[in-house]
RNA sequence: GAUAAAGGCAAACCCGGCGAAAGCCGGGGACGCAAAGCCAUGGAUCUACCGUCACAAGUGUGACCAGGACCGCCAGGCUGCCGAA
Numbered sequence: 001g002a003u004a005a006a007g008g009c010a011a012a013c014c015c016g017g018c019g020a021a022a023g024c025c026g027g028g029g030a031c032g033c034a035a036a037g038c039c040a041u042g043g044a045u046c047u048a049c050c051g052u053c054a055c056a057a058g059u060g061u062g063a064c065c066a067g068g069a070c071c072g073c074c075a076g077g078c079u080g081c082c083g084a085a
Stems, first nucleotide, its partner, number of pairs: 001082001008033002013028006031072001037078003041075003045069002051064005
C1' cells in the first nucleotide's frame, strides 16, 4: 500500500460438540480484513461457576468479585507475502 500478481483468513447464520456463562472447537458459509497471523503486556468490553454480603426460607433472588473470556475493540510486542507510486 496499487483497478498489480500469487495466495491467505473467515463475520453473521446453520449443524455437531465443549463450557455455569461469556465464549471456544469442527463442518458448512462469506460480512469483511494488508497482518482479520501469533502473544492476555496496558486499557476497554463481556460472563459470574466458586466465593462474600443481604433478603428469603421456597434452596431461590439481588449486589459485588476474574484467577474465566475477548487479538475481527484500542494500544503494545514478535513474525510474514508482493514490490507500482
Molecule: c-di-GMP-I riboswitch aptamer
Organism: soil metagenome